[in-house]
RNA sequence: GGCCCCAUCGUCUAGAGGCCCAGGACGUGGCCCUUUCAAGGCUGAAACGCGAGUUCGAAUCUCGCUGGGGUCA
Repeated sequence: GGCCCCAUCGUCUAGAGGCCCAGGACGUGGCCCUUUCAAGGCUGAAACGCGAGUUCGAAUCUCGCUGGGGUCA
């Protein structure tokens, strides 16, 4: 340098055009329970890498950029 794949809460992940102001697990804040802790119960905060395009409508499709991985030279 060419080609291919990937990018979503702190971490792992679901999502395949409208049913999603994005769901789950772990973690985390508050409360309950308990003499205390753990466990358990209730409840909260927390995410679509950036830009453009297509569309009535984009996390989802297209292009570019950035970052990561693989492969060829």
This is a predicted structure of a 73-nucleotide RNA (transfer RNA) from Archangium sp. The prediction has a mean pLDDT of 83. NCBI's taxonomy places the organism under Bacteria, Myxococcota, Myxococcia, Archangiaceae, Archangium. RNAcentral holds the sequence, with entries from ENA. Rfam family: tRNA. Rfam links the family to the GO term triplet codon-amino acid adaptor activity. It is annotated as a transfer RNA.